Bacterial RNase P class A from a Bryobacteraceae bacterium, 357 nucleotides, folded computationally. Of the family's consensus pairs, 90% are formed in the model. The prediction has a mean pLDDT of 76.
């Protein structure tokens, strides 16, 4: 230089012609003004907002789990600490210091379970090879230094010691109590003391700490047809069905219809609805996430759902040309977050390769 991979940021411009929504105005011909993102997704976590439940305390069930602050909340964030990797320093090593990067990081020194193969032995420790001593071999007794099995083997490094070895014994480290300083706490720093608890797994059941009613804008509220239900009045009599033994008049009874009047649902209409934990600029306060203050703007709000189509020049890419092509993806009540997805183009890092000094 190139190329790959992780982080970040940005994700095409200008005009024109016709359509699509929503607003505002209007002489009803039209004429102004708004119209998708960083992620709008995924519905994965907290909230507002609404409805329905709801005396207290437990039980279960689900989540969250260092420690401190931020927020309106969080399983977000932002600072600290401890542990893991890598890199350097420190005369090896155990260590110990720095930078760097990651971390679901209460509790297996309560209780249960479980821990394939391989291994003598997987948890009341054991003893396959070696080692050492005794023995003329068989054997037998000592060890746990070294070697081998395994994801994982009863502390690490040195020095003594010793037939060999061994916390056997010393010295640092590690653990375990105890004190005592530092710190808001996580922690961690010094001293004493035990030679010393003890495998590993809780994204095993479980155990301690906190937290949690439920559905969710198709929530929910208001207004209100036609028809066909329901409840109540109601005058004047007129029809017209059935029943008293038939036909006819008359009476009497019951249903329906006639008027109004209530009340409840449907259709349809309105509202929730978009001025809001807001954006954008700057000033303080704090390492910081955040707050706070001033001063600017209004910037989709339709509803089964509009933001599209086609033209010019320009950008970028493929192509000799003619032409092609321009990621990922589109609101559904609204906000803060995690998490996935993204073509180019730019900054940061890491890897590799090629040339040149």
């Nucleotide at each position: 230089c190139c190329u790959g991979c992780c982080g970040g940021a940005u994700g095409g411009g200008c005009a024109g012609u016709c359509g699509c929504c929503c607003c505002g105005g209007u002489u009803c011909g039209c004429c102004g003004g708004g119209g998708a993102g960083g992620a709008a997704a995924g519905u994965c976590c907290g909230g507002u907002c609404u409805c329905c439940a709801c005396a207290g305390g437990g039980c279960a069930g689900c989540g969250u789990g260092c420690c401190g602050g931020c927020u309106a909340a969080c399983g977000g964030c932002c600072g600290g600490g401890g542990g893991g990797c890598g890199c350097g320093g420190u005369u090896u090593a155990a260590g110990c210091c720095g930078c760097g990067u990651u971390u679901a990081c209460g509790g297996c020194a309560a209780g249960u379970g479980c821990c394939a193969c391989a291994g003598a032995a997987a948890a009341u420790a054991u003893a396959c090879c070696g080692c050492c001593c005794c023995g003329a071999a068989a054997g037998g007794g000592g060890u746990a230094a070294g070697g081998g099995u395994g994801a994982a083997a009863a502390g690490g490094u040195g020095c003594g010691g010793u037939a060999a070895g061994a916390g056997c014994g010393c010295a640092c480290c590690g653990c375990g109590u105890c004190c005592g300083g530092a710190g808001u706490a996580a922690u961690u720093c010094g001293g004493a003391u035990g030679g010393c608890a003890g495998g590993g797994u809780a994204a095993a059941c479980c155990c301690c700490a906190c937290g949690c009613g439920g559905a969710g804008c198709a929530a929910g509220a208001c207004c209100a047809a036609a028809u066909a239900g329901g409840g109540g009045a109601g005058a004047a009599g007129g029809a017209g069905u059935g029943g008293c033994c038939c036909g006819c008049u008359c009476c009497g009874u019951u249903a329906a219809a006639c008027u109004c009047c209530c009340g409840g649902g449907u259709a349809g209409g309105u509202c929730g609805c978009u001025g809001g934990a807001g954006c954008c600029g700057g000033g303080c306060a704090g390492c910081g996430a955040u707050g706070u203050c001033c001063g600017g703007c209004c910037u989709a709000g339709a509803g089964g759902a509009a933001u599209g189509a086609c033209u010019g020049c320009c950008g970028c890419c493929c192509g000799c040309a003619a032409g092609g092509g321009u990621a990922c993806a589109g609101g559904a009540a609204c906000c803060g977050g995690c998490u996935u997805a993204u073509a180019g183009u730019c900054c940061g890092g890491c890897a590799g390769g090629c040339c040149a000094g």
About this RNA:
The gene name in the source record is rnpB.